[in-house]
RNA sequence: CGGGAAGUGGCGCAAUGGCGAGCGCACCUGCUUUGGGUGCAGGGGGUUGUGGGUUCGAGUCCCACCUUCCCGA
Numbered sequence: 001c002g003g004g005a006a007g008u009g010g011c012g013c014a015a016u017g018g019c020g021a022g023c024g025c026a027c028c029u030g031c032u033u034u035g036g037g038u039g040c041a042g043g044g045g046g047u048u049g050u051g052g053g054u055u056c057g058a059g060u061c062c063c064a065c066c067u068u069c070c071c072g073a
Base pairs, nucleotide, nucleotide: 001072002071003070004069005068006067007066010025011024012023013022018056027043028042029041030040031039049065050064051063052062053061
């Protein structure tokens, strides 16, 4: 320098253009227990990497950029 893949709560991942973005673990509260753990019930936490564009509607499609990884030179 060229090609490819990925970027979504703290972590790991989902999500045919219709979504008011979910699941597991973790965290908080309560019940249970002498206490811890387990179990049960409830709760908080996301400007979907950044900026534009298309569309009635974008996490999803298009463009540029940023970061990480892989391949090639």

Predicted 3D model of a 73-nucleotide RNA (transfer RNA) from Parcubacteria group bacterium SW_4_49_11.